This is a predicted structure of a 72-nucleotide RNA (transfer RNA) from Candidatus Peregrinibacteria bacterium CG11_big_fil_rev_8_21_14_0_20_49_14. It matches the Rfam family "tRNA". Rfam describes the family as follows. Transfer RNA (tRNA) molecules are approximately 80 nucleotides in length. Its mean pLDDT, the model's own confidence on a scale to 100, is 81. The organism belongs to Candidatus Peregrinibacteriota, within Bacteria.

[in-house]
């Protein structure tokens, strides 16, 4: 300097143009003599940034950023 591949909830990953979700983790109910466990349910997201295309963009272009591997 080029290449490819990642960035999405607190963590780990879904979503392949048409409401952003699922596990585990946190708060509450329930159940139980207590906890664990099980069951129910809430809460938590400017989708790495700034612009583009489109009726509509996490998804598609361009540019940066920031990580992982490769090429010199």
């Nucleotide at each position: 300097u080029c290449c490819u591949c990642g960035g999405u909830a607190g963590c780990u990953c879904a979503a392949u143009g048409g409401u952003a979700g699922a596990g585990c983790a946190u708060c509450u109910c329930g159940c139980u003599g207590u906890u664990a466990a099980c069951g129910a349910g809430a809460g938590g997201g400017u989708u790495g940034c700034u612009g583009g295309u489109u009726c509509g963009a996490a998804u598609c272009c361009a540019g940066c950023c920031c990580g992982a591997g490769g090429a010199g």